[in-house]
This record gives sequence, structure tokens and C1' cells, in this order.
RNA sequence: UGAGAUGGCCAAGGCAGUCGCGCCUAUGUUUUUACAUAAGUGAGGAAAGUCCGGGCUCCAAAGGGUAGGGUGCCAGGUAACUCCUGGGAGGCGAAAGCCUACGGCUAGUGCAACAGAAAGUAUACCGCCUGACAUUGUUAGGUAAGGGUGAAAGGGUGCGGUAAGAGCGCACCGCGCAACUGGUAACAGUUGUGGCAAGGUAAACCCCACUUGGAGCAAGACCAAAUAGAGGAACAGUUUGCUUCGGCAGACAAAUGCGACCCGUAUUGUUCCUGGGUAGGUUGCUUGAGGCAAGUAGUGAUGCUUGUCCCAGAUGAAUGAUUGUCCACGACAGAACCCGGCUUAUCGGCCAUCUCAAUUU
Repeated sequence: UGAGAUGGCCAAGGCAGUCGCGCCUAUGUUUUUACAUAAGUGAGGAAAGUCCGGGCUCCAAAGGGUAGGGUGCCAGGUAACUCCUGGGAGGCGAAAGCCUACGGCUAGUGCAACAGAAAGUAUACCGCCUGACAUUGUUAGGUAAGGGUGAAAGGGUGCGGUAAGAGCGCACCGCGCAACUGGUAACAGUUGUGGCAAGGUAAACCCCACUUGGAGCAAGACCAAAUAGAGGAACAGUUUGCUUCGGCAGACAAAUGCGACCCGUAUUGUUCCUGGGUAGGUUGCUUGAGGCAAGUAGUGAUGCUUGUCCCAGAUGAAUGAUUGUCCACGACAGAACCCGGCUUAUCGGCCAUCUCAAUUU
């Protein structure tokens, strides 16, 4: 200097002036509806997707099982997670680094078209060897090392051996089993042993381990107003005890609720049809698993301690217009209960570390 990799920050228009908008606090006026003034504050790194996980609210006083769903190497972090961190294994890359839907095929069932002799305790098309007959072939036996087909053909390489071959035997590698060592573990290594036929596929059905209520701020709570205390149908009881004879308590049944089903449990009324009225206001609603800084523990995610700050709460939907100036000339793009992640889109700018190549000293 160039090419690349990882992590982090900013992020679009900034600054000044004038006018305008929302919230909150204070003061004043006032019809306590509202108005005026002042200070403060007012969209994102993804606010998007609605994909996960929760907080919160209700079902609801709240449980067990089955089915269904989710996750899938190990250990940690976290409120929790399919997230994050670190490690292991496999793969890619020259490297820094990156990716993984990463439990099980010896529980069972399936699938692999076509080609090929043969696609799973599967074979002989060509070929090789031996014998017989024969003359350019026929036939019998052996073989699976060589060739072909295919995505995949029954461990691989080499040596020996054989009629020719084959783990047939041997060496090494691979695979299975056992022990030991290291590690919390996933795993790794060493040693020994066995010739070791029975493959692939589970983002195929399935099995295994762990885990799992539902609905959602249009949840829910309160206030006000209005209507027709409207009409109809079905189920809704029986029995026992006590009794002051009003009723009370229990058992069984029925209906309804608890995502589906069963058990269980709660309530005593429930369900369906026709027709009518209202749909307004307040709240939930922003102080949080919160931000920032320092220290400390840890490889890290993160935790702990101290200090400091308050940083949107609209509801037909608030941040706009204009003048001047500067520049990086503005991409993707606007909260609607809140938070932690993931994924997707994207103009640019800055910082730090690492890898490789060339040149110079």
C1' cells in the first nucleotide's frame, strides 16, 4: 500500500432565529369546560415481520392424565426462550475466520425412478481360471480382484497366496468391544482384542429424552346514558335428615364453566331463537427484568456494588413551516400495553483488533 475477517459506535441532516403542534409541572384567569405565560421533554437501529419468549390482565378457587405441540451435542447465562456465551464433533477456507435441522437405522415400517446381472443377510452382463466337446464357438464348474451401469454396488492401500481370485492370511488405516488416562461433560488420547457380511435415508413415518393450560390492551376495571323488567322454546329434579314449618344441610341427577377428551372440580340456573337500545367518557398508559458512568468477579455471555438521570404516551392519530449558514447532500424508513431476542430492508461515516500478499528500512 492492497485484499480480506471480526467486533463496536454514530446515523440525518446539524447550528441559529421566527411562527406553529402534543404531554407534563408551576403560576394566573376562569364558565373549573377551558385560556395565557414560563421551564422541561417529544419516533428507530431496525419503530418493520408478528417469528419465538416473557411481564401484566382475565377465564379462575384451581388440579391430574391422554392426545396434540415445541426443542434436540455438552456446560453455563437469563425472568424465560427455538435466544446469547464458551467448548466438542463434522464441514468450508491458504489464513484470520465462517456454517451446522448436531439424540436414535441393532425397536419397527417405508423409500431409492431410470439404468444395471444385482439396491439389502442382494449378484454374474463383460471379463479371469479349470474341464469336456469342438473350431473360432458351445457347455459344466469356480470367482467377485479388473471393467461397465448408477447418487450409492457390501471396508481402503499394499504384500503374500491361489488354477484364477477373495480378509483367504499379514501390515497399516478404518470399524466394533474392553480397560486406563485427561476433562464437570460432550469428547479426545493410549493400550489390548476381534477378520470384522448385514450399506444409505429420520427438514421419511416412527422411537427416545426433556418441556408444554387458554385468550389477549380491541385483555381488563370504573362511570354515565339509553332501551322493551320485550316475546318464545328446551333442559332444570328426586330423595334423606333437622326444624322455631320460614327454611337449613347432605346425597344423587341435569345444565353451564375450566383450548380438545377423560377424571376431577366450581356454580345453581343454563342454552337457543325473534325483536329493540347503546357503542360516550375515564382508566389500563409508561419508574422500567430501565438508561448512563465507575469499580469488582468471570475466557465470555453476564452478575454484584456505588453513584447519577427520568428520556413519547397520541386516540381520525402530536415534532411541521420558513430564513440564513455548514456539511457526510440525508438510504431503509414513524411508537399505539411494555420488555428480551431472532429475521428481513438499508445511504453513508468513524474506531479497534486480526489474517495474507507486495515493497522499503

This is a predicted structure of a 361-nucleotide RNA (Bacterial RNase P class A) from Methylophaga sp. 42_25_T18. The prediction has a mean pLDDT of 76. Its Rfam family is "Bacterial RNase P class A". Rfam's curators write: Ribonuclease P (RNase P) is a ubiquitous endoribonuclease, found in archaea, bacteria and eukarya as well as chloroplasts and mitochondria.